[in-house]
RNA sequence: CCAGAGGGUCGGGUGAUCGCGAUAUGGGUUGCCAUAUCGAGGAAAGUCCGGGCUCCACGAUAUCACGGUGCCGGGUAACGCCCGGCGGGGGCGACCCCAGGGAUAGUGCCACAGAGAGCAGACCGCCCGGCGCUUCGGCGAAGGGUAAGGGUGAAAGGGUGCGGUAAGAGCGCACCGGGGCGAUGGUAACACCGCCCGUCAUGGUAAACCCCACCGGGAGCAAGACCGAAUAGGGACGGCACGUCUUCAAUGGCAGGGGCUGAUAUCGCCCUCGCGCGUCCGGGUUGGUUGCUUGAGGGCGCGGGCAACCGCGUUCCCAGAUGAAUGAUCGCCGAUAACAGAACCCGGCUUACAGACCCUCUGGCAAU
Numbered sequence: 001c002c003a004g005a006g007g008g009u010c011g012g013g014u015g016a017u018c019g020c021g022a023u024a025u026g027g028g029u030u031g032c033c034a035u036a037u038c039g040a041g042g043a044a045a046g047u048c049c050g051g052g053c054u055c056c057a058c059g060a061u062a063u064c065a066c067g068g069u070g071c072c073g074g075g076u077a078a079c080g081c082c083c084g085g086c087g088g089g090g091g092c093g094a095c096c097c098c099a100g101g102g103a104u105a106g107u108g109c110c111a112c113a114g115a116g117a118g119c120a121g122a123c124c125g126c127c128c129g130g131c132g133c134u135u136c137g138g139c140g141a142a143g144g145g146u147a148a149g150g151g152u153g154a155a156a157g158g159g160u161g162c163g164g165u166a167a168g169a170g171c172g173c174a175c176c177g178g179g180g181c182g183a184u185g186g187u188a189a190c191a192c193c194g195c196c197c198g199u200c201a202u203g204g205u206a207a208a209c210c211c212c213a214c215c216g217g218g219a220g221c222a223a224g225a226c227c228g229a230a231u232a233g234g235g236a237c238g239g240c241a242c243g244u245c246u247u248c249a250a251u252g253g254c255a256g257g258g259g260c261u262g263a264u265a266u267c268g269c270c271c272u273c274g275c276g277c278g279u280c281c282g283g284g285u286u287g288g289u290u291g292c293u294u295g296a297g298g299g300c301g302c303g304g305g306c307a308a309c310c311g312c313g314u315u316c317c318c319a320g321a322u323g324a325a326u327g328a329u330c331g332c333c334g335a336u337a338a339c340a341g342a343a344c345c346c347g348g349c350u351u352a353c354a355g356a357c358c359c360u361c362u363g364g365c366a367a368u
Base pairs, nucleotide, nucleotide: 001364002363003362004361005360006359007358008357009356010355012333013332014331015330016329017328018327020039021038022037023036024035025034026033027032041339045350046349048348049347050346051345052344053220054219055218056217059267060266061265062264063263064262066216067215068214069213070212071085072084073083074082075081086100087098088097089096090095101211102210106209107208108205109204110203123150124149125146126145127144128143131140132139133138158176159175160174161173162172163171177200178197179196180195181194182193184191185190224290225289226288227287234281235280236279237278238277240274243254244253245252256272257271258270259269260268297316298315299314300313301312302311303310304309
């Protein structure tokens, strides 16, 4: 100097004049006025995960359905997230990717091509063969052996090499790979070493169905609470029941009905004998206050940890709108102006983004 990999920051600033919203203080009979402070993001987006918070259900146990996750260890309120490892794959490398349990529980699929794709297979070929032909160089038949070579394919029953064979083949041997057993190291996933096995014939596929392990109640700030106001304490149809015991009498007990549920069973409980169950029609409320921003919060420092993160100390208050708040003008700096606007809050993931800057690392070239 060129190319690349990982991580981070900014994505307008400042002064003035008007104009918006919130909070606090002061003034004002109400309406309102003045001052001070603060006022959109790294993704506010997607609504994909996890929660905080609110409400519902009085529930408990068991089974099933449905959904999610899937190597090991750690972090976290929790997660499908993050960190560190292991294994596999890609890259010269820094690094990046993996929907990473099970194919001997079962079912399904592997099109086309090809001889043959789950229990196989001989198309071309190689070897033996010697009935026939012959220009005497040879050419072919029946039959037998073979799966090393070629071809088809995404994939062809381990790979390379040596020996052996008529030609070949784990047929034998060496190494690699595969399976089994054991020692060592590691919390573990696993790594490495040694020994044994050549029936080492039971392929691949589970973001195919499935099996296994673990996790999971529902709804959501339009949740919920309060105030005010209004209406119709509405109507129709259907199902079940309208029994029994005691008692002077039932407001008591039993049976029956309904509910506690995504489904079933048991227990327990609640309501009821007209409760409420199922379906349909119809009426009122569309107003105000609250929830509403002090948080699993931010900055700085110290300590622990490889890290994610945790602990301690100190300091700060940084939006709360509700038809929806930050806009306009001028000057200077800076130019880089992209994607794009909170609506209960937070931790993640994913997607979009013109350009500028910083740190660390890798490869190449050149010089000293």

A computed fold for a 368-nucleotide RNA from Pacificimonas pallii, annotated as Bacterial RNase P class A. Of the family's consensus pairs, 98% are formed in the model. It was read from a public genome assembly, where an Rfam model found it. Rfam family: Bacterial RNase P class A. Its family is annotated with ribonuclease P activity, tRNA processing and dimeric ribonuclease P complex in the Gene Ontology. By type it is a ribozyme.